[in-house]
Context: one part of a larger RNA
RNA sequence: GUCAGCUAGUUGAUGUAUUUAGCAAAGUUAAAUCGAGAGAUGUAGCUGUAGCGAAAGCGAGUCUUAAUAGGGCGUAUAGUUGAAUGCUUCAGACCCGAAACCAAGUGAUCUAACCAAAAGCAGGUUGAAGAAGUUUAUACUUUGGAGGACCGAACCCGUGUAUGUUGCAACAUGCUGGGAUGACUUUUGGUUUGGAGUGAAAGGCUAAUCAAACUUGGAGAUAGCUGGUUUUCUGCGAAAUCUAUUUAGGUAGAGCGUUGUAUUAAUUUGCAGGGGGGUAGAGCCACUAGAUAGGCUAGGGGGAGACCUUUGGUCUUACUGAACCUAACCAAACUCCGAAUACCUUGUACAAUCUAUACAGCAGACAGACUUCGGGUGCUAAGAUCCGGGGUCGAGAGGGAAAAAGCCCAGACUUUCAGUUAAGGUCCUUAAUAUGCACUAAGUGAAGAAGGAGGUGGUACACUCAAGACAGCCAGUAGGUAGGCUUAGAAGCAGCCAUCCUUUAAAGAAAGCGUAACAGCUCGUUGGCCUAGCGGAUGUACUGCACCGAAGAUGUAUGGGACUAAAGUGUAUAACCGAAACUAAAGAUAGAAAUUGUAUAAAAUUUCUAUGGUAGCAGAACGUUCUGUAAGCCGUUGAAUCUUCAUAGUGAUAUGAAGUGGAGGUAUCAGAAGUGACAAUGCUGAC
Numbered sequence: 001g002u003c004a005g006c007u008a009g010u011u012g013a014u015g016u017a018u019u020u021a022g023c024a025a026a027g028u029u030a031a032a033u034c035g036a037g038a039g040a041u042g043u044a045g046c047u048g049u050a051g052c053g054a055a056a057g058c059g060a061g062u063c064u065u066a067a068u069a070g071g072g073c074g075u076a077u078a079g080u081u082g083a084a085u086g087c088u089u090c091a092g093a094c095c096c097g098a099a100a101c102c103a104a105g106u107g108a109u110c111u112a113a114c115c116a117a118a119a120g121c122a123g124g125u126u127g128a129a130g131a132a133g134u135u136u137a138u139a140c141u142u143u144g145g146a147g148g149a150c151c152g153a154a155c156c157c158g159u160g161u162a163u164g165u166u167g168c169a170a171c172a173u174g175c176u177g178g179g180a181u182g183a184c185u186u187u188u189g190g191u192u193u194g195g196a197g198u199g200a201a202a203g204g205c206u207a208a209u210c211a212a213a214c215u216u217g218g219a220g221a222u223a224g225c226u227g228g229u230u231u232u233c234u235g236c237g238a239a240a241u242c243u244a245u246u247u248a249g250g251u252a253g254a255g256c257g258u259u260g261u262a263u264u265a266a267u268u269u270g271c272a273g274g275g276g277g278g279u280a281g282a283g284c285c286a287c288u289a290g291a292u293a294g295g296c297u298a299g300g301g302g303g304a305g306a307c308c309u310u311u312g313g314u315c316u317u318a319c320u321g322a323a324c325c326u327a328a329c330c331a332a333a334c335u336c337c338g339a340a341u342a343c344c345u346u347g348u349a350c351a352a353u354c355u356a357u358a359c360a361g362c363a364g365a366c367a368g369a370c371u372u373c374g375g376g377u378g379c380u381a382a383g384a385u386c387c388g389g390g391g392u393c394g395a396g397a398g399g400g401a402a403a404a405a406g407c408c409c410a411g412a413c414u415u416u417c418a419g420u421u422a423a424g425g426u427c428c429u430u431a432a433u434a435u436g437c438a439c440u441a442a443g444u445g446a447a448g449a450a451g452g453a454g455g456u457g458g459u460a461c462a463c464u465c466a467a468g469a470c471a472g473c474c475a476g477u478a479g480g481u482a483g484g485c486u487u488a489g490a491a492g493c494a495g496c497c498a499u500c501c502u503u504u505a506a507a508g509a510a511a512g513c514g515u516a517a518c519a520g521c522u523c524g525u526u527g528g529c530c531u532a533g534c535g536g537a538u539g540u541a542c543u544g545c546a547c548c549g550a551a552g553a554u555g556u557a558u559g560g561g562a563c564u565a566a567a568g569u570g571u572a573u574a575a576c577c578g579a580a581a582c583u584a585a586a587g588a589u590a591g592a593a594a595u596u597g598u599a600u601a602a603a604a605u606u607u608c609u610a611u612g613g614u615a616g617c618a619g620a621a622c623g624u625u626c627u628g629u630a631a632g633c634c635g636u637u638g639a640a641u642c643u644u645c646a647u648a649g650u651g652a653u654a655u656g657a658a659g660u661g662g663a664g665g666u667a668u669c670a671g672a673a674g675u676g677a678c679a680a681u682g683c684u685g686a687c
Stems, first nucleotide, its partner, number of pairs: 001687006011091003015087009026047003033040002051058002061073004094228002097225001101218006112192009121182001123151003126147001130143004155179003160175004194210001196206003231621006241254005256364001257362007267352002269349007281337001282335002288331001290329001292327004299320002303317006368393010398409003413587004418583003424577003427561003433574003445563001451548002455545008463536002472529006478502003483497003508523001511522003588611009622676001624673005632666003642659007
């Protein structure tokens, strides 16, 4: 890992509700006693028939009180005892699961320390004190053999590294390394232990176990936590909010679900009428707050000036300047104003075949998510966070968005190789398409801003033009004069001033290049050529579609192929495809109403409506084992079991046939449960 078997709401008591049975103002005895048993007895007890008060107590009343006032709670009658079921409480209380706590014991054959008795340490090196000799005294010579001395085997340890990591090994092996006469190592025996021992101290060690050993018991400790909890079908169907909480992942009350009873039309929706409001908006010489410019004025002033009767006063002027006036702003905590919705109320209509309210039984839930709208926080960030209104998901399948919880369409009772549509699509992948007008050339389409550009289409207005426009080509562009000044020079063109006149078809005292200064070349301006009426690359404004701006890591990111439409646009046009939607045909179930029908309950027919579903509530069934029915019935003319096939049923399942097997099985209706397993890192076994 697979398969098989086993594996989880039980039992007793208690209260309460529902259903049902008995009796009923009463009901009832599992206290005790008797009896073999069935049962008997039980004026003991329990519940009910009366309440009020803290109580004494009184009593259809009572309590409060000074009260005969007022007020509170009562009074016009249904209970009780069983059974079954739901739930509560007390017990292990649906099952498995801690780390821990306590008690009594067992351990020092491992290891820590100590005690006693023993054992071990190749070889080599160094050469302390002391002693002897000698010297005036040192020195020196000889001797001697100390040391937690040195090198290095055994022995003890475990420094670094490699291998090993289902190993040779639950800590080893190779190489390397430290100590090796010592605080050394070792053997045997003994002593000390669980909040205790021992510890040259690491929370180390105390039998592969240590921040409190192991064994057994208390014990099914407790677990607001995680996991698991076994057959079917039917009806309805949530919540992730409020309040409180040593509360925040728990729980309680309310809201939301379900079932029952009662009341009744009280509910929802549309329409109409009547309400209050201070939001959006708007406004602000209508207040408050903010805020800009100007005007005007009281006032301020150690500015300046003039005059005067000079501690000062008057006048003028620059500055400053509240209020007021004018103009333009401005607010969630401003309002002279002020909607739409929403909400409340009344009436009415049709529809919803029950939706409303109250009470009672039983819940679940109190981690919500995204999206759109109105806001707060934040950066007008977040798949952010916090509120309010709607939707979807949650608990919702189907179609679309390539793929997809929350987006768009649409709510799946079942069957069909029928039809119509929605969103979305119709070149191929891939079901289904054609036509017409205009636009785009960027593969734009198929991400993106400010900004940029003589891309291209359209609209409006204006301008110019056959007296010839616009562009192009050919030609001219002169004289006074080199204007005056300045300057080395200044001649249209360094700079300053002025900027006239003449001849002309036209030509600036010159718009640009150029020269040292001239010269030279253009421009402007004029003529000629050419040619335009749906003209003009003339101007302005608006506008459609494109372009640049545009950088990411293997290789292109419309889903891909490909596409110039198979892109985009449109009040163009006509088709088609497309879902579990709708329709058609066939069927099932539930509810309501009507009819038929029966002793009653059933049942049948017709019509209408309904049938997604997690937590959860309610209802109806199937199967397993045992008991009665059953001394019955089936069975060697073949039981249970197992295999295959068929039939029936919405389904759990049932029946039949043919085999297998070789001795038991069991209808029906009831009763009782050790009653149903793909899941718990489930348990046991096999492989």